A computed fold for a 98-nucleotide RNA from a sheep gut metagenome, annotated as SAM riboswitch aptamer (S box leader). The coordinates come from a structure-prediction model, not an experiment, and the mean pLDDT is 81. The sequence is in RNAcentral, with records from MGnify.
RNA sequence: CUUAUCAAGAGCGGCUGAGGAAACAGGUCCUGUGAAGCCCGGCAACCUGAUAUGCUUAUCAAGGUGCCAAAUCCUGCGGUAUUAUUCCGAAAGAUGAG
Numbered sequence: 001c002u003u004a005u006c007a008a009g010a011g012c013g014g015c016u017g018a019g020g021a022a023a024c025a026g027g028u029c030c031u032g033u034g035a036a037g038c039c040c041g042g043c044a045a046c047c048u049g050a051u052a053u054g055c056u057u058a059u060c061a062a063g064g065u066g067c068c069a070a071a072u073c074c075u076g077c078g079g080u081a082u083u084a085u086u087c088c089g090a091a092a093g094a095u096g097a098g
Base pairs, nucleotide, nucleotide: 001098002097003096004095005094006093011040013039014038015037019030020029021028024076025075026074027073041068042067043066046064047063048061049060050059051058052057072092077089078088079087081085
């Protein structure tokens, strides 16, 4: 850079000990009933493998990743309807594959 996905799912464990929810701004939250991090555990099935099918699907497994509060927590830019917000899209971001 291209492409697909991003409202599902996942611990009442151990160590540690103060912050965290990507960055900026504004909200709203989580957190000594233990944040972040590490280990274990788990979830899922993008790549991968096997089988069937027959050229694209299905099932199973779980080797490489990933993930395990809240929609990617919400808003930020644009549009429709409308004054309360809703919906759609974009941007930015995350993850996989190339």